[in-house]
Predicted 3D model of a 72-nucleotide RNA (transfer RNA) from Candidatus Daviesbacteria bacterium RIFCSPHIGHO2_01_FULL_41_45. Its mean pLDDT, the model's own confidence on a scale to 100, is 81.
RNA sequence: GGCCAGUUAGCUCAGUGGUAGAGCGCUGCAUUCACAUUGCAGAUGUCAGGGGUUCAAGUCCCUUACUGGCCA
Numbered sequence: 001g002g003c004c005a006g007u008u009a010g011c012u013c014a015g016u017g018g019u020a021g022a023g024c025g026c027u028g029c030a031u032u033c034a035c036a037u038u039g040c041a042g043a044u045g046u047c048a049g050g051g052g053u054u055c056a057a058g059u060c061c062c063u064u065a066c067u068g069g070c071c072a
Stems, first nucleotide, its partner, number of pairs: 001071007010024004018055001026042005048064005
């Protein structure tokens, strides 16, 4: 330098153009003598940045950045 994949909650990851989710974690309450477990409730997102297409974009297109891999 070229090509490919990835970037979504604190972490690990889903998400087939139509309400952004799960598990773990966190907070509160119940349960216990206490802890753990379990149950119920709750908080948390600039969907990496910018632009475009569309009635509508996490999702499609372009571009930039970053991470990983392959080739040279």